[in-house]
RNA sequence: CCAUCGAAAAGGUAAGAUCCGGGUGACCGGAUGACGCAAAGCUACCUGUCCCGAUCAGGGAUAGAGGGGCUGUCGAA
Numbered sequence: 001c002c003a004u005c006g007a008a009a010a011g012g013u014a015a016g017a018u019c020c021g022g023g024u025g026a027c028c029g030g031a032u033g034a035c036g037c038a039a040a041g042c043u044a045c046c047u048g049u050c051c052c053g054a055u056c057a058g059g060g061a062u063a064g065a066g067g068g069g070c071u072g073u074c075g076a077a
Stems, first nucleotide, its partner, number of pairs: 005075002012037002017032006035064001041070003045067003048062005
C1' cells in the first nucleotide's frame, strides 16, 4: 500500500408518519422527524415487486427487495 474483515473513534445518512408541492399512477421533491444502515454513496445491467396501457406490444417506478458494476471514511482482532 492492497485485499478480506468490522472492534473503537470521528463523522455521515434518514424509515414510518405529518405538512406542502409535482405526477394518470407506481412514486418523486422540500420541511419536520428517527426505524434503521459499514456503503441505506452512485448506477435500471439481471431478477423480483409495483404503475400506465387494448392489461398484447411497449413505456414508466422501485437502489432502504436481492444480485452485479463503479467509487469511498477509519484501522483493532